[in-house]
Molecule: transfer RNA
Organism: Candidatus Nealsoniibacteriota bacterium
RNA sequence: GCCACCCUAGCUCAGAGGCAGAGCAACUCCAUGGUAAGGAGUAGGUCGUGGGUUCAAGUCCCACGGGUGGCU
Numbered sequence: 001g002c003c004a005c006c007c008u009a010g011c012u013c014a015g016a017g018g019c020a021g022a023g024c025a026a027c028u029c030c031a032u033g034g035u036a037a038g039g040a041g042u043a044g045g046u047c048g049u050g051g052g053u054u055c056a057a058g059u060c061c062c063a064c065g066g067g068u069g070g071c072u
Stems, first nucleotide, its partner, number of pairs: 001071007010024004018055001026042005048064005
């Protein structure tokens, strides 16, 4: 320098056009003599940034930034 893929909750990841989810973690409650495990619930996100397409974009297109791998 070229090519491909990834970027969504604190972490690991789903979500392939119709107003965003799971597990773990956090918090509250139950339970125990107490702790852990266990059960019930709550909160937590301008979906990397900026544009474009569309009635509507996490999702499609472009650019930029960051990361991983490959080639030279």